This is a predicted structure of a 73-nucleotide RNA (transfer RNA) from an uncultured Alphaproteobacteria bacterium.
[in-house]
């Protein structure tokens, strides 16, 4: 330099045909317990790498564009 592929909550992912963004662990707070851990209830936490564009409406389509793997050369 070409091709493809991944960024989505603190951690590993999910998100169908475009319709108000989740799940596991872990955090906080209660119950249980002598006390811890397990366990059960609860809650917090994220404008989806960045811009722009298309639509009534984007994580999802387009276009450029950063980082990271992977092929060819």
């Nucleotide at each position: 330099g070409c091709c493809g592929a991944a960024a989505u909550a603190g951690c590993u992912c999910a998100g169908u045909u475009g319709g108000u963004a989740g799940a596991g662990c872990g955090g906080c707070u209660g119950a249980u317990u002598c006390g811890u851990a397990a366990u059960c209830a609860g809650u917090a936490g994220g404008u989806c790498g960045g811009a722009g564009g298309u639509u009534c409406g984007a994580g999802u389509c387009c276009u450029c564009u950063u980082u990271u793997c992977g092929g060819c050369a």
Its Rfam family is "tRNA". It is annotated as a transfer RNA. The sequence was found in a public genome assembly.